[in-house]
RNA sequence: GGCGGGGUAGUGCAGUGGUCAGCACGGUUGGCUCAUAACCAACAGGUCGGGGGUUCAAAUCCUCCCCCCGCUA
Numbered sequence: 001g002g003c004g005g006g007g008u009a010g011u012g013c014a015g016u017g018g019u020c021a022g023c024a025c026g027g028u029u030g031g032c033u034c035a036u037a038a039c040c041a042a043c044a045g046g047u048c049g050g051g052g053g054u055u056c057a058a059a060u061c062c063u064c065c066c067c068c069c070g071c072u073a
Base pairs, nucleotide, nucleotide: 001072002071003070004069005068006067007066010025011024012023013022018056027043028042029041030040031039049065050064051063052062053061
């Protein structure tokens, strides 16, 4: 340099055009308990890597760039 995969909540991931962007763990608060853990409930936490474009509508499609992983010369 070329090719492929990936970047979404603190962590690991799902979501492949359609209306509050979710799940698990973690966090906070409350319940339960003599108490802790476990268990139950609620809440907080995201400019979906960045810019531009297509569309009535984009995490999702197109394009350029950045970062990570792998293959290859």
Molecule: transfer RNA
Organism: marine sediment metagenome